The RNA shown here (small-subunit ribosomal RNA) has 1435 nucleotides and comes from a soda lake metagenome. The sequence is in RNAcentral, with records from SILVA. Its Rfam family is "Bacterial small subunit ribosomal RNA". Gene Ontology terms of the family: ribosome and structural constituent of ribosome. Its mean pLDDT, the model's own confidence on a scale to 100, is 81.
RNA sequence: UCCAGUUUAUCCUGCUGGCGGCUGCGGCUAUCUGGUUUGCACUUAGACAUGCAAGUUAUCUCGCAAGAGAAGCGAACAGCUCAGUAACAUGUAGCUAAUUCUAACUAUGGCCUGGGAUAACCUCGGGAAACUGAGGAUAAACCCUGAUAGAAGAUGAUCUCUGGAAGGAAUUUUCUUUAAAAGGUAACACCAUAGCGGAAGGCUGCAUCUGAUUAGGUUGUUGGCGGGGUAAAUGCCCACCAAGCCUGAGAUCAGUAAGAGCCCUUAGCGGGGAAACUCUGAGAAGGACCCUGAGACACUGGUCCUAGCCCUACGGGGUGCAGCAGUCUGGGAUUUUUUGCAAUGUGCGCAAGCAUGACAGAGCGAGCCAGAGUGUUUUUCCAUAUUUGGAAAAACUUUUGCUAGCUGUAAAAAGGCUAGAGAAUAAGGACUGGGCAAGACCGGUGCCAGCCGCCGCGGUAAUACCGGCGGUCCAAGUCGCAGCCACAAUUAUUGGGUCUAAAACAUCCGUAGCUCGGUUUGUAAGUCUUUUGUUAAAUCCUAUCUCUUAAGGAUAGAACUGCAAAAGAUACUGCAUUCCUAGAGACUGGGGGAUGUGAGAAGUACGACUAAGGGAGUGGUAAAAUAUUCUAAUCUUAGUUGGACUAACAAUAGCGAAGGCAUCUCACAACAACAGUUCUGACGGUGAGGGAUGAAGGCUAAGGUCGCGAAAGGGAUUAGAUACCCCUGUAGUCUUAGCUGUAAACACUGCACACUAAACCUUGUAACCUCCUCGAGAGGUUGCAGGGCUGAAGCGAAGGCGAAGAGUGUGCUACCUGGGAAGUACAGUCGCAAGGCCGAAACUUAAAGGAAUUGGCGGGGGAGCACUACAACGGGUGACGCGUGCGGUUCAAUUAGAUUCCACACCGUGAACCUUACCAGGACCGACAGCAGAAUGAAGGUCAGUCUAAAGGGCUUACCUGACGCGCUGAGAGGGGUAGCAUGGCCGACUUCAGCCUGUGUCGUGAGAUGAUCUGUUAAAUCAGACAACAGGCGAGACCCGUGUGUUUAGUUGCUAUCUGAUGAAGAGGCACUCUAAACAGACUGCUCUGGUAACAGAGAGGAAGGUGCGGGCUAAGUUAGGUGAGUACAGCCCGAAUGCCCUGGGCAACACGCGCGCGGCAAUGCUAUAUACAAUGAGAUGCAACUCUGAAAAGAGAAGCUAAUCCCAUAAAAUAUAGCCCAGUUCAGAUUGAAACUUGAAACUCAGUUUCAUGACGCCGGAAUCUGUAGUAAUCGUUUCUUAUCAGGGAACGGUGAAUAAGUCCCUGCUCCUUGCACACACCGCCCGUCAAACCAACCGAGUUAUGCAUUGACGAGGCUCUUCGGAGACGAACCUUUGUAUGACAAGGUAGGUUAAGUCGUCACAAGGUCACUGUAGGGGAACCUGCAGUGG
Repeated sequence: UCCAGUUUAUCCUGCUGGCGGCUGCGGCUAUCUGGUUUGCACUUAGACAUGCAAGUUAUCUCGCAAGAGAAGCGAACAGCUCAGUAACAUGUAGCUAAUUCUAACUAUGGCCUGGGAUAACCUCGGGAAACUGAGGAUAAACCCUGAUAGAAGAUGAUCUCUGGAAGGAAUUUUCUUUAAAAGGUAACACCAUAGCGGAAGGCUGCAUCUGAUUAGGUUGUUGGCGGGGUAAAUGCCCACCAAGCCUGAGAUCAGUAAGAGCCCUUAGCGGGGAAACUCUGAGAAGGACCCUGAGACACUGGUCCUAGCCCUACGGGGUGCAGCAGUCUGGGAUUUUUUGCAAUGUGCGCAAGCAUGACAGAGCGAGCCAGAGUGUUUUUCCAUAUUUGGAAAAACUUUUGCUAGCUGUAAAAAGGCUAGAGAAUAAGGACUGGGCAAGACCGGUGCCAGCCGCCGCGGUAAUACCGGCGGUCCAAGUCGCAGCCACAAUUAUUGGGUCUAAAACAUCCGUAGCUCGGUUUGUAAGUCUUUUGUUAAAUCCUAUCUCUUAAGGAUAGAACUGCAAAAGAUACUGCAUUCCUAGAGACUGGGGGAUGUGAGAAGUACGACUAAGGGAGUGGUAAAAUAUUCUAAUCUUAGUUGGACUAACAAUAGCGAAGGCAUCUCACAACAACAGUUCUGACGGUGAGGGAUGAAGGCUAAGGUCGCGAAAGGGAUUAGAUACCCCUGUAGUCUUAGCUGUAAACACUGCACACUAAACCUUGUAACCUCCUCGAGAGGUUGCAGGGCUGAAGCGAAGGCGAAGAGUGUGCUACCUGGGAAGUACAGUCGCAAGGCCGAAACUUAAAGGAAUUGGCGGGGGAGCACUACAACGGGUGACGCGUGCGGUUCAAUUAGAUUCCACACCGUGAACCUUACCAGGACCGACAGCAGAAUGAAGGUCAGUCUAAAGGGCUUACCUGACGCGCUGAGAGGGGUAGCAUGGCCGACUUCAGCCUGUGUCGUGAGAUGAUCUGUUAAAUCAGACAACAGGCGAGACCCGUGUGUUUAGUUGCUAUCUGAUGAAGAGGCACUCUAAACAGACUGCUCUGGUAACAGAGAGGAAGGUGCGGGCUAAGUUAGGUGAGUACAGCCCGAAUGCCCUGGGCAACACGCGCGCGGCAAUGCUAUAUACAAUGAGAUGCAACUCUGAAAAGAGAAGCUAAUCCCAUAAAAUAUAGCCCAGUUCAGAUUGAAACUUGAAACUCAGUUUCAUGACGCCGGAAUCUGUAGUAAUCGUUUCUUAUCAGGGAACGGUGAAUAAGUCCCUGCUCCUUGCACACACCGCCCGUCAAACCAACCGAGUUAUGCAUUGACGAGGCUCUUCGGAGACGAACCUUUGUAUGACAAGGUAGGUUAAGUCGUCACAAGGUCACUGUAGGGGAACCUGCAGUGG
C1' cells in the first nucleotide's frame, strides 16, 4: 500500500481478523567474536542472616610503638528508589528595587596583649550488657578578656553613580556590638574587605491526565492598617476593620499519575511510554520534631510515638539493604555473598599517601545491535521427461575449535604473533485449504480425537486433525503469548458524517458565546519581516576520522519547528472613531385568510318522552344466536326535550412557529404578503444553559353524558379463542380550572444568507395590454411573495434530490461512531401518580444494517392455456364374489427392491423342483509366494460295492497316471454382501410445456438489464407491426414411419372379367380388377368472398383429403442427491472356510384386517336351445398339425402337409332368424364344496390347468369420494401373440358393431408470461416471535456484616520549641481511643431482569393483503407471543 469475512450474486455503510515495527516473557534448538549496550521497572516503597559501602590530617596530650583522646575538614557529595505529589512539582520565558554564601582561586591590608578549662590518663564505684557516676592531673590550631583596622545596625547629612523608578551603591557625624596561633629557610594556615566563578532560596506569565451520574466552593477565606517572624517578599503568624475571593474559558470534589530531555510508532499532524543515560523533584520501615553546620530538619546524626524483629540476669538495651553482593516472599519474569583501587573521579592531607561495592575489570543470562563459520573443486555410478536428487572416491584449504610458545593485564582472561595435527569441532524452527510462498501424495481416525487470529476443516476416499515422505520461508535462530503504535479518513485540525445505513432537539423566543454591510482617520493586539538572547549535554541528521569491517566510539557542523526581547510593515482581522443605506426595523395605503380568545345565534341527523295510526315480527350475520316484541316493538305522523357534531361547497386550495384550525354573527387581539419610499442608521444571524407553547391518552376537582366506546358480561367461530364477527356496556370522549410533556410530534430533510437551465398548474398582490354585453366581465403579459408537478447541469451507494436541493459556498447550533445487553441498572432531578429527562457497565456476538438485482413464493393483481382442469355428455371405480399386487400381522422362512402426482397385473412378457436371492438339515472348495516338515506310492482320475432322504461327500476295493502333499502366514477365486448420498449407462416425471442460450451494440459504479418487452395472432419465443437493438444457435416447425386417393412397374404361393369342366373339384388362359410392394403424384391458405395495415381469422368452391389431413417416432437447457450395485459394468468397504458353492425338503402361496389394479355379475338392449353370415393382425421344426378312428367331454391312437401370400393353428364373436323363459334371488348369477376323469411334467399334498356330474353362497346397480373419453373415439364383441414342459382374468397387437355431448370458460386442479410485495435463497415442507422447563455465566437490588482512606467531634497527650523571676507559663503538636459524614472494596439468605446453549413444551406474533395491513405514543386487559380503545404515520 492492502487482503479475507454479511449476499444466489452486487454496490455501500460498518466492524472483526490478517500482513508491519517495537517491548517483555515462553517452547524447541544452538559453533564463535565484538559492542560507555542490557538485566527485580511492571508484582512486594514486602521482610532481611552475613560481609563490605566515609573517612582523613608532621595541630595538641599520653605512649618505644601500635593506638586512644582533644581539635580541624568532610560526612548535606557520590550511590539507590519512584511511595506520595494534578502542584510554581516539572518544562519554558522572565523578575528578585524582596535575598544568602563554604572550601579553593585572585587582589589589598593585617596577624598586638592577657588569662582559663577539659578528655585521654590515675584512683574509687553502679550495671548482665549497652553504657555510666564521683574525685584528681594536663596541652593546643580548644575556650575567654582587652586594644586596633574593618564590618553590621540606628540616626542626621552630602547629592557623586546605576536605573523607567531609589528604599540601592558611595562618602560622612554620633551611639551600640565585634577579630587573629604556633611553626618556619620557605611553603602552608588564619582575619577583614572586594572580585571571579559557582550553588541555593523566593515570586510571576504560558504549557501541564480523566470524570458534570462531582455545580457551587471558601472564614485566615479576599483585601486594608499596625505588629511579630524569616537570609529574604507575602495571612507566613497575630490584633483590629471591611465583605470580599474562585467558578460553565469547569471552581470544589473524586480517580489516576513523579515531570522533562528523550524512546516506540507514523508520510506528517498525532497517539502511546517514562526501565536504561542526563536534568529537576520527592523518599529512606510509617509519622512528628530538633541540634550542629556555609549548607540538613540529614539513607549508614539525635529525640519521641506506632508496627515489626533481636539480646536480656526482666531491671533494661539494640536495629532499619528504595547502597554492592546475597536470602526469603511475590510473580510469566530479571545475575556473583567475584577482583582491584592499576585507570577516571571524590574526601582528607603541603606531600608521600590513606579511603572509596562511586568506578574500573571479570563471572552468569538466546535482552538488544553488529560480524564470521558450519567447507571448496573434480571424477564415476544410480535414479530422474526437464531440471535435479542420492551414493562413493580423489585432490585442496584450515577461518573457528584443539595442542604448544611469546606477548598482553593491577592480577588473570580475552585479544595479537608463531608453529603443529586435522574435514575435522558446528543446523534448526515454523508453515504447507484461502488470505499467504509451499502437496489435489500415502497411511491412521470417522462431527470422535482434534485443528482453527478470521473464513472454516472432521459424520469411511480429510491437499485443513495425527504421523510418514516431499515442498516453502527465515536462519544461530525460529515460532508462539501479552502490551503499544500504524493499517484506522473506525474521533476526521490536517481529514468524516446525520432523507432511507448510527445520527437534525416536537416547535419557537432568547442570555452567554461564536459570527457578521459600505466608508474616513488613528492605533498596532492578532498577522508579516529582520535582528538578538535562549532552546544543558547526550540522543536524531550530515561530514570526516578510528577500532581489520560493522555495530560502537571521537571531532566538527546542522537542527532543536518553542519562548522572550528589540526595530520595522499595515493589505486583512481586532480596537477606537467619521459618515452612508443595499441588511434589519419603523411608518402610510388598499386588500386577505378554517390565525387565536370570548359571547350570542342556527341547522340536519340521533336518542328519550307524549299522543295518534298500524298489527307481527324486528334486529343482526358468511350463516346464526344472544337481544327486543301483543305490558303493542320495528314502521308512519305530529309535538316536547337533551347532548354531541358542523354534510354538500372542499381543492395538489388557505392560515398558523409547531401541535393544529371548517355553520353564521359580534367584540377584542395578533399576523404575513404586495405597494409607497417618509424615518432610524448595522440596531443583523445562530444560539450552550434558560423560558414559553405542545395531538391523543392519562391524573385531580366540579359539572355534563345523545352517540361512540378500553374494561366487563353474554352469543358465535374454533382443537382451544382470554381475539377477529354480533348484542349490551363502565371509565373516557364534551365544558371549566389545573397537572402530565410524550407520538412514525415525519418531508424520518436544523436555522439564516448569496449564487446556479427550462416547461406547466395553482393562491395572494401590484402594474400593463386586448376584447367587451361596460358588469364584482373575459382572455393575456410582467414583477414580488406562497402551494405543487416534470426536468438540464450537478450531487448521491443507489432509490432518488434537483431555485421550497439531498447542487455550489458562508455563519452558527444539535447529534452519530459495529450488533445486542438497553433507552435497561444505579445516582440525580421533575411529576399527585402513571411516568418523563439525564444515562452506563459486566457479559455476549461476526456480523447487524441500507439500496438495488436475479429467482422462488403469496389465502396479491392482469393475460393466455390443458379432458392426467372445469362445464356438457357417455361409461366406470368405490358396495358383492373371485384373480392379482402392496401394507400389516404371523412364521424356522413367509427373500429383496419400488411408497404423493412420478410405488401397489410395477422389477416379474407368467415362484410345484429349477428359478431362489429366504429357512431347516447334510456336504464341498485356498491359484500363487514365503517358512518349517517330509522321502513316506502321497495326491488325482475311472469302474463297482456300501452308508445316506439324495449327492460330485465318507468308507472298502480294482485299474491308470506318477512327485509333491499336509500345516502356518500372507494372498486369492467367489459374493443376488454394503452403499443409487462415491459412479457409468439406462429410465420416469416436470413435458399433450415453449422454453433455453450466445455474439456485437446500448444502458447501469456493479450484480445485471435490453434482445426475449408492448399490441395483435398462433398449437407454438408461430408470425406481423412498434421499439436501442441487430443478428445467430438448441428446441417448436420442417424431417422419418404408418394410414387415407390416384398413376406407373411387377404378377407367385395372390387374383379371376373369359373358356373348358357337372353351375362341382380342377384345368387352360390372363394380369383387367382385388391384393401384394417399390417408385412417383397430390394440399400450398394456391383460388373466391368478408373482416383486418399485416400476420391471420371466418365462410365457400374444387378435391380422396383443407388449413400442423389423421395416428405415431424423434423430443431443448435443466431440475428432482427421483429410480436402478437384484440386468450388466464399476472406485471404495466387508466376508473369505464362510456372507462362497452343492444337494434334499420347506417357504416366497400363511390370514382378525386395510388399500390399489382388474375379471364376472346383479339380468329381458337379457338368458337358454337350434340354425345361418361376415374379419384382420399374427405364430409354427425341443414346432403348428389337416384328416381318420375312440371317448359324453377334456383328450387319446394313428397321420398327410408345412422351413410357410402355397400347409396348419382356425369354427371368429357380437350380429341375424326361430322357439322357450315372464321379473322371481328366477331357466339370472356363478363363488364354495363333493365325486369321477384328462393333460403336462422325475414329481401336481402344501401348490398347476382342463372336462363331466352334483352343490348352488354373496349379489337386485353401489355412501363420502374419485377415474376415463371429443370420432372410427367411448362403449361393446371376439381373435392373435408374448412369457411356457404345464398354467392369463396380465401386457402388446388385430379387426367387427359403433354412439352421446362441447366447440366454451378460468370457478376448482395445475402450467406459461407480465406486474406487484417479501425479513425467503436448503428458496413457504421457507423464515421466525414470546412464555414455560433445564444447564452455565456475568450483573442489579438486598435484611445486614466487615475493612480501609479522607474529612470531622470530643478526650488524652510523647516530644521538642519560645519566654522565664527557674517556681513555672504559652503556643505547636505525633500517636492511641471516640462521634459523625463521605468514598472505595469484600461477604451475604433471598429476589430480579439479561446473555449463551444441534434436535424439550405451548401456541403461531411478524415477513405475501402473512390470512384481523403493519408500526408509534398512551391506557386497560390477557399463559405467551399479543388483543382492544383513542389519536397519529406510510417505512